[in-house]
RNAcentral holds the full RNA, with entries from ENA. This is a predicted structure of a 253-nucleotide part of an RNA (large-subunit ribosomal RNA, domain VI) from a Planctomycetota bacterium. Its Rfam family is "Bacterial large subunit ribosomal RNA". For this family Rfam cites "Crystal structure of the ribosome at 5.5 A resolution" (Yusupov et al., Science, 2001). The prediction has a mean pLDDT of 87.
Context: one part of a larger RNA
RNA sequence: UGCAGGAUGGCUGAGGAGAGUCUUUCCUAGUACGAGAGGAUUGGAAAGAACGGACCUCUGGUGCUCCUGUUGUCGCGCUAGCGGCACGGCAGGGUAGCCAAGUCCGGACCGGAUAACCGCUGAAAGCAUCUAAGCGGGAAGCCAACUCCAAGACGAGCCAUCCCCAAAGACACCUGGAAGUCUACCAGGUUGAUAGGCCGGCGGUGCAAGCACGGUGACGUGCUCAGCUUACCGGUACUAACCAGUCGAUCGG
Numbered sequence: 001u002g003c004a005g006g007a008u009g010g011c012u013g014a015g016g017a018g019a020g021u022c023u024u025u026c027c028u029a030g031u032a033c034g035a036g037a038g039g040a041u042u043g044g045a046a047a048g049a050a051c052g053g054a055c056c057u058c059u060g061g062u063g064c065u066c067c068u069g070u071u072g073u074c075g076c077g078c079u080a081g082c083g084g085c086a087c088g089g090c091a092g093g094g095u096a097g098c099c100a101a102g103u104c105c106g107g108a109c110c111g112g113a114u115a116a117c118c119g120c121u122g123a124a125a126g127c128a129u130c131u132a133a134g135c136g137g138g139a140a141g142c143c144a145a146c147u148c149c150a151a152g153a154c155g156a157g158c159c160a161u162c163c164c165c166a167a168a169g170a171c172a173c174c175u176g177g178a179a180g181u182c183u184a185c186c187a188g189g190u191u192g193a194u195a196g197g198c199c200g201g202c203g204g205u206g207c208a209a210g211c212a213c214g215g216u217g218a219c220g221u222g223c224u225c226a227g228c229u230u231a232c233c234g235g236u237a238c239u240a241a242c243c244a245g246u247c248g249a250u251c252g253g
Base pairs, nucleotide, nucleotide: 001152005163006162007161008160009159010158011157015149016148017147018146021049022048023047024046025045026044027043033038051106052105053104054103055102059100060099061098062097066093067092068091069090070089071086072085073084074083075082076081111143112142117137118136119135120134169247170246171245173189174188175187176186177185194240195239196238197236198235199234200233201232203229204228205227210223211222212221213220214219
């Protein structure tokens, strides 16, 4: 911008894309076959490899916004306690998110038409012949089936519901998002839990400061499973989504 008013929700599927893999073991069976050595067709079952999709419960990685330890130095007058800088100073852990090495799932089954090939009936050509008429079987391949996209499929489809004659509605603006380069999309905008704050919880770290006691002291013990705490889960209008605005007008129902 179109789909001849606007909006919401749900469909159809023309067409397109993806997937399609392989191995081993066991049973059938040490059977058929074979002098033996060896060793099946077929049908069934189970493991697995690589690949693909989704996810984060588990195992882990990361986690420069969380916690702790610690070195040097500077600052807060000093002590104590903190803070800055040194690759996040270094080191030990780690929530959410993201992720794989983690978890779950997938390739299937069934059908149709066929290839090579195997056949039935059968003449030309009294025989023979799968072919000339006719009729079957037969592949990881083809068409469907499976998964996804899909009405800009301009052939612009269908269904349901609602709204409007100056509005319906849309845009813009604002608060944001497991949505995202921008845009778009989605959740909200006071008739409000959208984000921040605050409160509670989970999870993380690992026992704060201060005081007391013990020790000459470094330090230890107790109050103390303490203190602190990001993205997680809830709650709560305290703060910010305010106020105002633009388009929409006839050709049409």